Overview: Transfer RNA from Methanobrevibacter sp., 74 nucleotides, folded computationally. The coordinates come from a structure-prediction model, not an experiment, and the mean pLDDT is 83. Rfam family: tRNA. The family's RNA type in Rfam is transfer RNA. It was read from a public genome assembly. The source organism's lineage runs through Archaea, Methanobacteriati, Methanobacteriota, Methanobacteria and Methanobrevibacter.
[in-house]
RNA sequence: GGGCCCAUAGCUUAGCUAGGUAGAGCGUCUGGCUCAUAACCAGGAGGUCAUGGGUUCGAAUCCCAUUGGGCCCA
Numbered sequence: 001g002g003g004c005c006c007a008u009a010g011c012u013u014a015g016c017u018a019g020g021u022a023g024a025g026c027g028u029c030u031g032g033c034u035c036a037u038a039a040c041c042a043g044g045a046g047g048u049c050a051u052g053g054g055u056u057c058g059a060a061u062c063c064c065a066u067u068g069g070g071c072c073c074a
Stems, first nucleotide, its partner, number of pairs: 001073007010026004020057001028044005050066005
């Protein structure tokens, strides 16, 4: 220098292929249960979907560029 893949909640990730309400598990917080803790049960909070731009009535999703990480070739 060239090519490919990845980036979504504190962590692990689904959703992208077919554009239409952002979900799950763990963790965390509150309450219940218990003599108490754990486990268990109920509920809550937590996301500019890496950044910028474009297309569209509407973008996590499609297009372009950039940033960061990984792999391959030279």